[in-house]
RNA sequence: CUCAAUGGCUCAGUGGUCAGAGCAUCCGCUCGGUAGGCAGGAGGUCGCAGGUUCGAAUCCUGCUUGAG
Numbered sequence: 001c002u003c004a005a006u007g008g009c010u011c012a013g014u015g016g017u018c019a020g021a022g023c024a025u026c027c028g029c030u031c032g033g034u035a036g037g038c039a040g041g042a043g044g045u046c047g048c049a050g051g052u053u054c055g056a057a058u059c060c061u062g063c064u065u066g067a068g
Base pairs, nucleotide, nucleotide: 001068002067003066004065005064008023009022010021011020016054025041026040028038029037030036047063048062049061050060051059
């Protein structure tokens, strides 16, 4: 100097609709039972602090951590 930080994990979301998906987890159904399949639930105040804006995960500044 550049890039990244968003549920337990991997990621999407580049100014406005409720912050979403897959996996994992929990409950139910299916099955003689396991696996598999089907259906549903819970889990986030978006790394931290300020700023801009009617409105910020998103733009700006500083800081922290990681990668190059």

A computed fold for a 68-nucleotide RNA from Holothuria leucospilota, annotated as transfer RNA. The prediction has a mean pLDDT of 80. Taxonomically the source falls in Holothuria (Eukaryota, Holothuroidea, Aspidochirotacea, Aspidochirotida). The RNAcentral record of the sequence draws on Rfam.